[in-house]
RNA sequence: AGAGUUUGAUCCUGGCUCAGAACGAACGCUGGCGGCGUGCUUAACACAUGCAAGUCGAACGGUGGCGCAUGGAGGGGCAACCCUUCGUGCGCCAUAGUGGCGGACGGGUGAGUAACACGUAGGUAACCUGCCCUCAAGCGGGGGACAACCUGGGGAAACCCGGGCUAAUACCCCAUAAGACCCCGGUGCUGAAAUGCUCGGGGUAAAAGGAGUAAUCCGCUUGGGGAUGGGCCUGCGGCCUAUCAGGUAGUUGGUGGGGUAACGGCCUACCAAGCCAACGACGGGUAGCCGGUCUGAGAGGACGGUCGGCCACACUGGGACUGAGACACGGCCCAGACUCCUACGGGAGGCAGCAGUGGGGAAUUUUGCGCAAUGGGCGAAAGCCUGACGCAGCGACGCCGCGUGGAGGAAGAAGGCUUUCGGGUUGUAAACUCCUUUUGCAGGGGAAGAAGAUCUGACGGUACCCUGCGAAUAAGCCACGGCUAACUCUGUGCCAGCAGCCGCGGUAAGACAGAGGUGGCAAGCGUUGUUCGGAAUCACUGGGCUUAAAGGGCGCGUAGGCGGCAUGGUAAGUGUGGGGUGGAAUCCUGAGGCUCAACCUUGGGACUGCCCUGCAGACUGCCGUGCUUGAGUCAGUAAGGGGAAGGCGGAAUUCCCGGUGUAGCGGUGAAAUGCGUAGAUAUCGGGAGGAAGGCCUGUGGCGAAGGCGGCCUUCUGGUGCUAGACUGACGCUGAGGCGCGAAAGCGUGGGGAGCAAACAGGAUUAGAUACCCUGGUAGUCCACGCCCUAAACGGUGGGCAUUAGGUGUUGGGCUCGCAAGGGUUCAGUGCCGUAGGGAAACCAUUAAAUGCCCCGCCUGGGAAGUACGGCCGCAAGGUUGAAACUCAAAGGAAUUGACGGGGGCCCGCACAAGCGGUGGAGCAUGUGGUUUAAUUCGACGCAACGCGAAGAACCUUACCUGGGCUUGACAUGUCGGUAGUAAGGACCCGAAAGGGCGAUGAUCCGGGGUAACUCGGAAGCCGGUACAGGUGCUGCAUGGCUGUCGUCAGCUCGUGCCGUGAGGUGUUGGGUUAAGUCCCGCAACGAGCGCAACCCUUAUCCUCUGUUGCCUGGUAACAGGCUCUCUGGGGAAACUGCCGGCGAAGAGCUGGAGGAAGGUGGGGAUGACGUCAAGUCAUCAUGGCCCUUAUGUCCAGGGCUACACACGUGCUACAAUGGGCGCUACAAAGGGUAGCCAAACCGCAAGGUGGAGCCAAUCCCAAAAAAGCGCUCUCAGUUGGGAUCGGAGUCUGCAACUCGACUCCGUGAACGUGGAAUCGCUAGUAAUCGUGGGUCAGCCACACCACGGUGAAUACGUUCCCGGGCCUUGUACACACCGCCCGUCACACCACGAAAGCCUGCUGUACCCGAAGCCGGCGAGCUAACCCUCAAAGGAGGCAGCCGUCUAAGGUAUGGCCGGUAAUUGGGGUGAAGUCGUAACAAGGUAACCGUA
Repeated sequence: AGAGUUUGAUCCUGGCUCAGAACGAACGCUGGCGGCGUGCUUAACACAUGCAAGUCGAACGGUGGCGCAUGGAGGGGCAACCCUUCGUGCGCCAUAGUGGCGGACGGGUGAGUAACACGUAGGUAACCUGCCCUCAAGCGGGGGACAACCUGGGGAAACCCGGGCUAAUACCCCAUAAGACCCCGGUGCUGAAAUGCUCGGGGUAAAAGGAGUAAUCCGCUUGGGGAUGGGCCUGCGGCCUAUCAGGUAGUUGGUGGGGUAACGGCCUACCAAGCCAACGACGGGUAGCCGGUCUGAGAGGACGGUCGGCCACACUGGGACUGAGACACGGCCCAGACUCCUACGGGAGGCAGCAGUGGGGAAUUUUGCGCAAUGGGCGAAAGCCUGACGCAGCGACGCCGCGUGGAGGAAGAAGGCUUUCGGGUUGUAAACUCCUUUUGCAGGGGAAGAAGAUCUGACGGUACCCUGCGAAUAAGCCACGGCUAACUCUGUGCCAGCAGCCGCGGUAAGACAGAGGUGGCAAGCGUUGUUCGGAAUCACUGGGCUUAAAGGGCGCGUAGGCGGCAUGGUAAGUGUGGGGUGGAAUCCUGAGGCUCAACCUUGGGACUGCCCUGCAGACUGCCGUGCUUGAGUCAGUAAGGGGAAGGCGGAAUUCCCGGUGUAGCGGUGAAAUGCGUAGAUAUCGGGAGGAAGGCCUGUGGCGAAGGCGGCCUUCUGGUGCUAGACUGACGCUGAGGCGCGAAAGCGUGGGGAGCAAACAGGAUUAGAUACCCUGGUAGUCCACGCCCUAAACGGUGGGCAUUAGGUGUUGGGCUCGCAAGGGUUCAGUGCCGUAGGGAAACCAUUAAAUGCCCCGCCUGGGAAGUACGGCCGCAAGGUUGAAACUCAAAGGAAUUGACGGGGGCCCGCACAAGCGGUGGAGCAUGUGGUUUAAUUCGACGCAACGCGAAGAACCUUACCUGGGCUUGACAUGUCGGUAGUAAGGACCCGAAAGGGCGAUGAUCCGGGGUAACUCGGAAGCCGGUACAGGUGCUGCAUGGCUGUCGUCAGCUCGUGCCGUGAGGUGUUGGGUUAAGUCCCGCAACGAGCGCAACCCUUAUCCUCUGUUGCCUGGUAACAGGCUCUCUGGGGAAACUGCCGGCGAAGAGCUGGAGGAAGGUGGGGAUGACGUCAAGUCAUCAUGGCCCUUAUGUCCAGGGCUACACACGUGCUACAAUGGGCGCUACAAAGGGUAGCCAAACCGCAAGGUGGAGCCAAUCCCAAAAAAGCGCUCUCAGUUGGGAUCGGAGUCUGCAACUCGACUCCGUGAACGUGGAAUCGCUAGUAAUCGUGGGUCAGCCACACCACGGUGAAUACGUUCCCGGGCCUUGUACACACCGCCCGUCACACCACGAAAGCCUGCUGUACCCGAAGCCGGCGAGCUAACCCUCAAAGGAGGCAGCCGUCUAAGGUAUGGCCGGUAAUUGGGGUGAAGUCGUAACAAGGUAACCGUA
């Protein structure tokens, strides 16, 4: 620091996604050790059990125990003495009660709270403060009770009631009063201000003792001060929502009173009517706040767990009491809910303390140890208490550290994986050798933490140290298509699955799953969630608005924001200096301590802030004084469809009346509806009425916009120019607000000629609720009132200033000129263009350039300008304006293509002009379909279908049925066996293949041997093992070959140039050509593959050659010759070369000459870059997959030849330009030894016999046919036509049944020229005639390939159909128009709106009821302290009780808001292959779009 993703590609806009860091986390897999941290984020849900606040006997009276002393009584003992019991005194221990202090701290939680709650800075002249410190002054006298205790009683219990006794540092009274407080009066001081301080007089209120031998100490009372802690007040700061815009009745202020520690509507009575609010009141939602934490470069953003500060709360709600302090977590009272106990009468309780339990939840620990340390309460102290705290335990929850060994070790072991089978890799990895011992285990020693001399350690026999043992106890997780580091095999086969985004998977998946390998991190690794970042994607730093989202339809103007020149003052902003504060921790940094680190200690910095204060005076503000350039006023002048009202005029349409006149008019692509013989249309005259304004008219004028157009009059707004005078900043913008605002539409009343939604009819069409036609009502027009929207557009808000020019045009001024016309200047309005800007297109003094000021608006697409709510409207509707859900894009500009029922230019048997066919018939052949055991397979628009197949009876043959074989029909290697072996006549089974039996019976090489023979090996054979074999699958894994566009003229490259880029240029343009052929021009210059030429053939000539050819002679054999024909070698010839014309003195075109041939002479071969996943795995080759006694192989038979049908390609015909018969001519090119076969003879013929000749310019096939010359037939289903069938034959072949060809005789079908439609051909062509060949035993060949014979017609022309080329244009297409794409309907799912109603929650108003309690009143009942008093009684005071105000909970009624749910309903979204149409994108076939009905 960026990356992926919209496209065929590009640039931009823009969203989505990823890489980083973090966490109180959770989940999955895994898990050795230690240190330091940390651990209910959910149910402020409910809680069993234990503990968490007590302490003081030196405040007090008791009580209990023990001890001592002592007295009495009783008992025992001889006694000393002992025991029991009752007292007294003292001491020690304990402590229920009275009393004091503390339970307001410490600890927990975050429900509530948007608030002076918090933070920060201040104020308190409006306050309090126990314990502590300090100063000052005191502590005298007296009194009456109540607990405990005793006793009586009630109750299940909790507990309560009565009577009696008693102490105090408990309570009360009196005295004293420095000072305090209250009242009255006065002076001065401080200060901004006296209610403060101060002075005088009067009045009021104190006290407690305890310990000690004592000293003294601890307490007590009053007052001043301090310290500490608090209360209250204020400035400033920190959430969302305006679809919450008005709120408020103690409300705002005042006066009197009350209340408080204290100010205050805090409370109350009265008076006034205020107070708050767009700088956001009120309402709603959410939330404890901060120091800080995380992230970030920062500015920011998010968060507020642990630690620290503050606040709030303590089951829920209310309340007060006590107290220095509470409205009190482990206190009280009441109400409510809940739980528990109960003898049913009543009672008890509150873990958001520490543990712990249940529950909730994805999820969060031990019912541990200790007060040793730190701290707290009480105490004089010892000490007691302390779940604060210190420790330990559990959890990889986080951070940090350590380890799982180190070194050597190549036969690169084995195994795994892979492989092109050679190897590669795992991999120095292991084994093995040497070494070490952190950790671990065991043994031994053993702290600091203790202040404080002694004593005291939960942690803990812990940390740490030493010794021993032994590599021993210790590695996983995720990823490997791109982003993103890391690749192969196997399995799977759009399945199973993956996925953060793009996207993978449909038989060769680096993306799924497994494995091997690799990468990353590591006691962890991944995933999920959340936050910040990347995101400049809310932009202060730091964005935009012509077309991508975004300028308000336009103006006037309020608040606000901003504001000219000069000068004086001031000091709010601003700058600078000083002071205070900004707690600690955190952060940064220096140093230090734990072996390091995390962690901790200490010093410094920082804490960007706030407050006080001095100074400065530029700039801004404020106050004052001036100025004229901004703005305005006056004067002159000018143009104008600016606005409003009234009047006037002409042309045209229509209608009415009349005339003329007759059969049509009208309308369309063509028609029809319609009008017209009742007289239309046409034409003439007259009249009526409404609307609109021709020519002028112009990127001309005016207006803010909408908009404004005949002429005249009246009223009226704005603007330009010119020269001065005047005012003196009066200005710009403008949230709200107000006004204007096309068309359509609405209301009332008019008007209504033409036009014309709706509607009707006629057409069109598959349909046609449209486009076209004939009619036609609202409306269009006027008046008044509404509506308030438009693609209200320059898609460009307003103002000011600055920044090259050129050229038109409108209005004015100055100026030159006689004029025409020109120059200059101001204001407007266009075009071109520099710099600059822009993604580009483009903008460019009329900015989209460069700056400043103000307003409006935007933040992915869809849902949606929709829903709900508010406001406006008579309605239609307008305005404001979301969300759920869904997508990975939606978009802008430009590029290259492709396409267009866009345009231009140009080709082609493309059309046209012609000739002949196909489509109809019969047959042949191929295909589809059907059938079948099988009818093997492939080919499917052109470019499959007489195609692969240039030869299916067996074979072929791949198919079917049946019968066999299994190392195989065929190849190679290896192992073993084999002499009566291999081979093999005959025989048996069999359809054959095959199987069985088996006479006979070998060969070669080497060694030994005379030899017989023997041993070993080879071949063959047999058996085994590797393997063979497959026309099995995939042409969408491939090679090769081929078709096609298309023999169309195209397709590209290098360098340069242009463009951010895709890309362009070149290759476009003007001519020309068959051609990107050539010429010219040109930011291009060259080049390549194509075109052409070079090649073959054919046409002419020359030359050479001369048999088998040719010529001559001859009956022939043959002889002679090589002129010609011919054969096949070489050469010549044609190049727009020559001439005229056209053209640009060009390319070239046209005509002509010459020539056998003339403008590529005819024909062929030759096929650019590429397209069609075109065809072929069945020619061949080949990856992968599949079969292996079968999907291989052999054999027999069958099938590929089937047949209701359909199609393609052909043949033969339908006849007289013909058929039949006879006679007579003329070719070319081929083939031939398993061959062609002559003559001759036989047969009607096919053919047979025969065998000459020929390996062929020699012989044969071989007859050419049409044609020609005759005869016959006479228009007919025929003497046309030959199908079909019957019979008889021939030939090939092992074999013609399925299923051959041919011959003869007989038979004699359809068919009389072929619907829609469609094919070929432009000259030696079509048409027509025959001939040959390949394959092949034969042949279903009418096919295919080739050869010659005869031999036409037509082309005006390029409008149209088809195909193609070039340029241009539009595009929403790019698997590219066989494209894309819209809406209804149907189905499934999802979220949302409406909805009679039903149900929670919050809240308002009115009223009822009203606990506890404070306060007020009463207080006849009760009453120790004081007063009075002999007493009794009384008084003062108090208490119970009662009444009242306030009031929680509760209730009744009625509203508001949020939400849940709901029959039904509405649209929306999504969903491989549903229905109907074709709206949009091309002129999208009616240009599209906006507003409205």

Small-subunit ribosomal RNA from an uncultured bacterium, 1493 nucleotides, folded computationally. Rfam family: Bacterial small subunit ribosomal RNA. The sequence is in RNAcentral, with records from ENA, Greengenes and SILVA. Its mean pLDDT, the model's own confidence on a scale to 100, is 86.